[in-house]
Context: one part of a larger RNA
RNA sequence: CGUUAGAAUAUUGAGAGGAUGUUUCCAUAAUACGAGAGGACUUGGAAGCACAGACCACUGGUGUACCAGUUCUUGUACCAACGGGAAAUGCUGGGUAGCUAUGUCUGGAGAAGAGAACCGCUGAAGGCAUCUAAGUGGGAAGCUCACCUCGAGAUGAUUAUUCUCUAUCAGACUCUGGCAAGAGAAGCCGGUAGAUAGGUUUCAGGUGUAAGAUUUGUAAGAGUUUUAGCCGAGAAAUACUAAUGAUCGAUUGUU
Numbered sequence: 001c002g003u004u005a006g007a008a009u010a011u012u013g014a015g016a017g018g019a020u021g022u023u024u025c026c027a028u029a030a031u032a033c034g035a036g037a038g039g040a041c042u043u044g045g046a047a048g049c050a051c052a053g054a055c056c057a058c059u060g061g062u063g064u065a066c067c068a069g070u071u072c073u074u075g076u077a078c079c080a081a082c083g084g085g086a087a088a089u090g091c092u093g094g095g096u097a098g099c100u101a102u103g104u105c106u107g108g109a110g111a112a113g114a115g116a117a118c119c120g121c122u123g124a125a126g127g128c129a130u131c132u133a134a135g136u137g138g139g140a141a142g143c144u145c146a147c148c149u150c151g152a153g154a155u156g157a158u159u160a161u162u163c164u165c166u167a168u169c170a171g172a173c174u175c176u177g178g179c180a181a182g183a184g185a186a187g188c189c190g191g192u193a194g195a196u197a198g199g200u201u202u203c204a205g206g207u208g209u210a211a212g213a214u215u216u217g218u219a220a221g222a223g224u225u226u227u228a229g230c231c232g233a234g235a236a237a238u239a240c241u242a243a244u245g246a247u248c249g250a251u252u253g254u255u
Stems, first nucleotide, its partner, number of pairs: 001153001005164006015150004021049007033038001051107005059101004066094005071086006110145001112144002118138004165253001171248002174245001175191005196242003199238005205231003212225005
């Protein structure tokens, strides 16, 4: 821009893509078959492998400053306590959210249709024979459908419901607070009739018992106060802070 008024929410499915795997074991059955040795078709059940998709409750990983320990150095006058640096975390032990696999869950389901090679039934031409000429049955991980995803620019532009008719309309873009959305753009949620983000409070969770004081010991240290103190992303509550607003927008619809 089109889809012949402008919108919102659903919807059909032309078409496109994906997937389609396979092993072993048990029963049928130590049956059919076979002299024996051996050993099925079929049908039902179970457990795996590989691959694919999703997820983070579990097991783990990461988690660059969340907590603690620790060495050297430097600064805050000194002690103590802290801050900076130590190769782009000094080193070490842990670790929330998020993201993850080696973790967990799920998937490949068919008494379907047509049909390849092939196997048949009936059966003439051609008194026989012949799966074929008329007719007709079966038959593959393959084809179509079925399963999953996209999908009306399918210009052949679908369909349904609702809203709006001179209104600061329905609605939309911009703006703006953000996000389990994201390279960006887009998408989604919120914008005071509000829990959208931050802050605050409480909780979960992490670390592991802060500083100061006191007791004890000559001291290094240890005990008590103290399952403390501190804390990024998590949960709930709470308007304390920030989400003011502006613009476009069919004119009853074949330019």
This is a predicted structure of a 255-nucleotide part of an RNA (large-subunit ribosomal RNA, domain VI) from Pseudocodium devriesii. A source record names the gene rnl.